[in-house]
RNA sequence: GCCCCUGUAGCUCAGUGGCCAGAGCAACCGCCUUGUAAGCGGUAGGUCGUCGGCUCGAUUCCGACCAGGGGCU
Numbered sequence: 001g002c003c004c005c006u007g008u009a010g011c012u013c014a015g016u017g018g019c020c021a022g023a024g025c026a027a028c029c030g031c032c033u034u035g036u037a038a039g040c041g042g043u044a045g046g047u048c049g050u051c052g053g054c055u056c057g058a059u060u061c062c063g064a065c066c067a068g069g070g071g072c073u
Base pairs, nucleotide, nucleotide: 001072002071003070004069005068006067007066010025011024012023013022018056027043028042029041030040031039049065050064051063052062053061
């Protein structure tokens, strides 16, 4: 230098054009318990890497860039 993959909540990941963007763990509150853990219920937490484009509508499709990983020379 070229090619491929990944980027979504604090962490691990779903979601592949429209319905309030979700789950598990973690955090917080409550129930239970003599108490803690476990268990149960609830709450909060998101510029969907950035910028542009297509579209009535983009986390999703296209382009460039950024970051991480892999491959080739």